[in-house]
RNA sequence: GCGCGCUGGCGGGGUCGGUGAAAUUCCGAGCCGGCGGUGAGAGCCCGCGACCCGUCCACAGCCGGUGGACGGUUGACUUCGGUGAAAUUCCGAGGCCGACGGUUAAAGUCCGGAUGGUAGUUAGCGCGC
Numbered sequence: 001g002c003g004c005g006c007u008g009g010c011g012g013g014g015u016c017g018g019u020g021a022a023a024u025u026c027c028g029a030g031c032c033g034g035c036g037g038u039g040a041g042a043g044c045c046c047g048c049g050a051c052c053c054g055u056c057c058a059c060a061g062c063c064g065g066u067g068g069a070c071g072g073u074u075g076a077c078u079u080c081g082g083u084g085a086a087a088u089u090c091c092g093a094g095g096c097c098g099a100c101g102g103u104u105a106a107a108g109u110c111c112g113g114a115u116g117g118u119a120g121u122u123a124g125c126g127c128g129c
Base pairs, nucleotide, nucleotide: 001129002128003127004126005125006124007123008122009121010120015029016028017027018026030109031108032098033097034048035047036046037045043096044095052072053071054070055069056068057067058066059065078094079093080092081091082090100112101111102110
């Protein structure tokens, strides 16, 4: 230094005004952008995670539930111009997207599952090369 294992830490951001009986949900104007990759830095290029669905297994007498493995699903025309060896990633201008449940009224931004889970990242220890 690399690989494997164990343990711990970290691991999602964003509001004002108007109308109204009622809206941070409508209207107007704002604001936000998880993780890995990449000839060069990415919400919209590739892949992963979250959410949702299914199958199987385990714990249960059944229903239900919880956990695990595997599979499925999973948004956005990112466009034009510029620089450059190289950028759909940078710079300038424009466009677009955003799970589920809840709510005196429709939610990316409020509340909730969630003091959760997770892609991953980092540290320590052990083993092997």